About this RNA
This is a predicted structure of a 101-nucleotide RNA (Bacterial small signal recognition particle RNA) from Dehalococcoidia bacterium UBA6627. It matches the Rfam family "Bacterial small signal recognition particle RNA". Rfam describes the family as follows. The signal recognition particle (SRP) is a universally conserved ribonucleoprotein involved in the co-translational targeting of proteins to membranes. By type it is a non-coding RNA gene. NCBI's taxonomy places the organism under Bacteria, Bacillati, Chloroflexota, Dehalococcoidia. The prediction has a mean pLDDT of 77.

RNA sequence: AAUCUGGUCCUGCGUGGCGAUGUUUCGGUUAACCCCGUCAGGUCCGGAAGGAAGCAGCGGUAAGUCGAUUGCAUCGGGUGCCGCAGGGUCACCGGGUUUGA
Numbered sequence: 001a002a003u004c005u006g007g008u009c010c011u012g013c014g015u016g017g018c019g020a021u022g023u024u025u026c027g028g029u030u031a032a033c034c035c036c037g038u039c040a041g042g043u044c045c046g047g048a049a050g051g052a053a054g055c056a057g058c059g060g061u062a063a064g065u066c067g068a069u070u071g072c073a074u075c076g077g078g079u080g081c082c083g084c085a086g087g088g089u090c091a092c093c094g095g096g097u098u099u100g101a
Base pairs, nucleotide, nucleotide: 001098002097003096004095005094006093007092008091009087010086011085012084013083014082015080016079018076019075020074021073022072023071025068026067027066028065029064035060036059037058038057043052044051045050
């Protein structure tokens, strides 16, 4: 000096992680009345037996809301000295071969 190759570079695919949103699971809380059940007292019907509606209270549950972790989905990035394939040049770094001094 030439040439080959690898990395840094670009692209695609995949994968892990971070953040946000939604959802799943569990628990808490939660209805004066327009949820459910049970309905003291009292009310109504009845001659009576009995029946009816039903406030408060109690229990349960819904929408909502709070917390906990788990998984799932979507979106996003100057996320990862992650993987595979392709592209690109000589800008940089490394290695091999050949030739000359």